[in-house]
């Protein structure tokens, strides 16, 4: 230098056929149980606005296509791999 793959909450990782984003697990918060703990069970766990009902934003970054984008297209950044 060329080509390929990947980038989603604190972490792992789904949703990929364009149509409810964050399922499930780990971790963490609060609670139950216990003399106390471990284990187990229950609850909550992106951000903003709102008294509430509810609304909006958000998938590495910037744009594009589309009624609608994590998903398709272009550029950039980062990580990994192959070739030279």
């Nucleotide at each position: 230098g060329g080509c390929c793959u990947c980038u989603u909450g604190g972490c792992g990782g789904a949703a990929u056929u364009g149509g409810c984003a964050g399922a499930c697990g780990c971790g963490c918060u609060g609670g139950a149980c216990u003399c106390a703990a471990a284990a187990u069970c229950c609850u909550g766990u992106u951000c903003c606005c709102g008294c509430a009902a509810g609304g909006g934003a958000g998938u590495g970054c910037c744009g594009g296509u589309u009624c609608g984008a994590c998903c398709c297209c272009g550029g950039c950044a980062g990580a990994g791999g192959c070739c030279a």
Molecule: transfer RNA
Organism: Tepidisphaeraceae bacterium